[in-house]
Context: one part of a larger RNA
RNA sequence: GAUUGAACGCUGGCGGCAAGCCUAACACAUGCAAGUCGAGCGGCAUCGGAAAAAAGUUUACUUUUUUGCCGGCGAGCGGCGUACGGGUGAGUAUAAUCUGGGGAUCUACCCAAUGGAAGGGGAUAACUGUUGGAAACGAUAGCUAAUACCCUAUAAUGUCGUUUAGACCAAAGUGGGGGACUUUUUUAAGCCUCAUACCAUAGGAUGAACUCAGACGAGAUUAGCUAGUAGGUAGGGUAAAAGCCUACCUAGGCGACGAUCUCUAGCUGGUCUGAGAGGAUGAUCAGCCACACUGGAACUGAGACACGGUCCAGACUCCUACGGGAGGCAGCAGUGGGGAAUAUUGCACAAUGGGGGAAACCCUGAUGCUGCUAUGCCGCGUGUGUGAAGAAGGCCUUAGGGUUGUAAAGCACUUUCAGCGGGGAAGAAUUAAAUAUUGUUAAAACCAAUAUUUAUUGACGUUACCCGAAAAAGAAGCACCGGCUAACUCCGUGCCAGCAGCCGCGGUAAUACGGAGGGUGCAAGCGUUAAUC
Numbered sequence: 001g002a003u004u005g006a007a008c009g010c011u012g013g014c015g016g017c018a019a020g021c022c023u024a025a026c027a028c029a030u031g032c033a034a035g036u037c038g039a040g041c042g043g044c045a046u047c048g049g050a051a052a053a054a055a056g057u058u059u060a061c062u063u064u065u066u067u068g069c070c071g072g073c074g075a076g077c078g079g080c081g082u083a084c085g086g087g088u089g090a091g092u093a094u095a096a097u098c099u100g101g102g103g104a105u106c107u108a109c110c111c112a113a114u115g116g117a118a119g120g121g122g123a124u125a126a127c128u129g130u131u132g133g134a135a136a137c138g139a140u141a142g143c144u145a146a147u148a149c150c151c152u153a154u155a156a157u158g159u160c161g162u163u164u165a166g167a168c169c170a171a172a173g174u175g176g177g178g179g180a181c182u183u184u185u186u187u188a189a190g191c192c193u194c195a196u197a198c199c200a201u202a203g204g205a206u207g208a209a210c211u212c213a214g215a216c217g218a219g220a221u222u223a224g225c226u227a228g229u230a231g232g233u234a235g236g237g238u239a240a241a242a243g244c245c246u247a248c249c250u251a252g253g254c255g256a257c258g259a260u261c262u263c264u265a266g267c268u269g270g271u272c273u274g275a276g277a278g279g280a281u282g283a284u285c286a287g288c289c290a291c292a293c294u295g296g297a298a299c300u301g302a303g304a305c306a307c308g309g310u311c312c313a314g315a316c317u318c319c320u321a322c323g324g325g326a327g328g329c330a331g332c333a334g335u336g337g338g339g340a341a342u343a344u345u346g347c348a349c350a351a352u353g354g355g356g357g358a359a360a361c362c363c364u365g366a367u368g369c370u371g372c373u374a375u376g377c378c379g380c381g382u383g384u385g386u387g388a389a390g391a392a393g394g395c396c397u398u399a400g401g402g403u404u405g406u407a408a409a410g411c412a413c414u415u416u417c418a419g420c421g422g423g424g425a426a427g428a429a430u431u432a433a434a435u436a437u438u439g440u441u442a443a444a445a446c447c448a449a450u451a452u453u454u455a456u457u458g459a460c461g462u463u464a465c466c467c468g469a470a471a472a473a474g475a476a477g478c479a480c481c482g483g484c485u486a487a488c489u490c491c492g493u494g495c496c497a498g499c500a501g502c503c504g505c506g507g508u509a510a511u512a513c514g515g516a517g518g519g520u521g522c523a524a525g526c527g528u529u530a531a532u533c
Stems, first nucleotide, its partner, number of pairs: 001533004006529005013380006019373002021338001026336003030333003035080003040077002043073002047071003050067008087291003097215006105208002110204002113201004118152004127142006158168003173196006181190003217263003224254003229251008266288004270281004293314005316327004346369003352366001353364004383413004393404004417474001420468004427460001431455009477522005482503003488517005498505002
């Protein structure tokens, strides 16, 4: 000099863009952060409609009851999602990360392709009855459905196989529309068609797993380490190679090119600095990894050994009828604590993205915004011109004067920004309805695509921006002035009080302490401290 996720002191007008627990991976009150689908299912607790019955009277509406009939829908079964998104950096010096390879693998949803989607069955939740418990939560008897579960059939390009023969493995429907024809259980079903879902297989895409090499901290006041250890055979195991595991056999393997041990540490793209080489660092943003009160374990699933799932153990907190139960903010806010120190218990799903759904739509503390903080960077303002009697006052003085100083006042002008009033974009793409065309089709129906028209969707928001009226009106401080280093005098003090980055200053004329006047440097900041180059 540059820099910072900074803090402290003094001061503080506005805006834009960013950033904001570096400490206790300390403990957490409260609310929210993962749901959705009725176009899978049985149903109907709730709301609305319709129909029926009864009662009341004001005579056409009021109440009550019933009916899942319709719009819908609590709880339940089922499907998909909850493995993403969000947080943190405790652990980890290599099983991570980075770069570049490899072959022995899996991959839900998605894309494109081939073939198939036949016939049956038994349960179970919800519900009802009885019943245990303070609660959490159950037990038992009975009823019922499915895209839940099971069986049979079919079976290749799949799997197994002696690679010949042969053997084995699947499925599910639902919704819209419909002219003939059939059933008669006729608001239905068959049938036709469209959409979507389903099964098997091979391919792609995406994601993931494994493996090899090199690179990637410190310490030798750590020199030897290692028995599943190194390799082989056989078996097991996995999606898959492998001591991954087991039995047997061999006796190997690593190490001064630093093994082992100890300490420290998430890694990288990057960031800071520097002419560079390098040094330091790893906040925000992005990629990867690890973790989710502590330790362990598996289940489900395409994917987890799973932050807001399960089980076991432990510590802690809470409830209890003492028998037993409940919990996990390193999600967003917020609280206590620790600390020099770090924000709102806000608004919205309008946009972008994600989950579910055919869609409308629902959910989304992701995200978009708002609030707080000069924490940083950038921009703007705090007036402009004129004005010598060089006013007054202050300070200095050789008492003549000098300086503050065109500075002020005065005169003329302007109105950025803030404040007031008015106008006012863009962020909006969608979505719905109608019409037309095309495709599909037996079809002018349904559905899909395209086009046009109409309607409609903004948290921010009193938005950005523009216009108007008014008035210089509301807006400057901080550090320094002995040398380094830009900037000097007076008074006070008298080795005292004090200053200080280094040299040093102060003991009666201190440009070095304290005050004042003046000056210098930066400026909504300025200094100090800490840290890095």
This is a predicted structure of a 533-nucleotide part of an RNA (small-subunit ribosomal RNA, 5' domain) from uncultured Sodalis sp.
NCBI's taxonomy places the organism under Bacteria, Pseudomonadati, Pseudomonadota, Gammaproteobacteria, Sodalis.
Its Rfam family is "Bacterial small subunit ribosomal RNA".
The prediction has a mean pLDDT of 87.
The full RNA is in RNAcentral, with records from ENA and SILVA.